[in-house]
RNA sequence: AUAUGGGCAAACCUGAUGAAAGUCAGGGACGCAAAGCCAUGGGUCUAAGACUGUCUUUAGUUAUGAUUGCCAGGUUGCAAAA
Numbered sequence: 001a002u003a004u005g006g007g008c009a010a011a012c013c014u015g016a017u018g019a020a021a022g023u024c025a026g027g028g029a030c031g032c033a034a035a036g037c038c039a040u041g042g043g044u045c046u047a048a049g050a051c052u053g054u055c056u057u058u059a060g061u062u063a064u065g066a067u068u069g070c071c072a073g074g075u076u077g078c079a080a081a082a
Stems, first nucleotide, its partner, number of pairs: 007032002012027006030069001036075003040072003043067003049062005
């Protein structure tokens, strides 16, 4: 590599949860050889709280929040011809 045995589960729907991004459970499969795990580096998303402004109702900035099915890194697995 081909295959065997399998594994995970996008969008969408339902319910729950959260300020939101999102997450969890059930259904469902777009795909994935790590689409297993870790938020360590970068990117991206959100802005409760905080700060500034506005001037009394909203604007902006900011993760301590999120994303591992965004990339990298670390780490642990399954199969096996040449």
Molecule: c-di-GMP-I riboswitch aptamer
Organism: Anaerolineae bacterium